Transfer RNA from a Candidatus Pacearchaeota archaeon, 72 nucleotides, folded computationally. Its Rfam family is "tRNA". It is annotated as a transfer RNA. The sequence was found in a public genome assembly. Lineage of the source: Archaea > Nanobdellati > Candidatus Pacearchaeota.

[in-house]
RNA sequence: GCCUACGUUGUCCAAUGGCUAAGACACCGCCCUGUCGCGGCGGAAACCCGGGUUCAAUUCCCGGCGUGGGCG
Numbered sequence: 001g002c003c004u005a006c007g008u009u010g011u012c013c014a015a016u017g018g019c020u021a022a023g024a025c026a027c028c029g030c031c032c033u034g035u036c037g038c039g040g041c042g043g044a045a046a047c048c049c050g051g052g053u054u055c056a057a058u059u060c061c062c063g064g065c066g067u068g069g070g071c072g
Stems, first nucleotide, its partner, number of pairs: 001071007010025003018055001027043005048064005
């Protein structure tokens, strides 16, 4: 340099044009327990950036940035 995949809560990951963006762990609160832990219930927290298409974009297209892989 070329090709390719991927960027989503603190972490690991789902979702697919029509949201209130799901789940697990972690965190916080309450219940439980003599206490801790386990367990139960609840809560906060996220779509990499800029354009475009569309009534509507986290999703599709283009460009950028970053990360991984392959080739040279």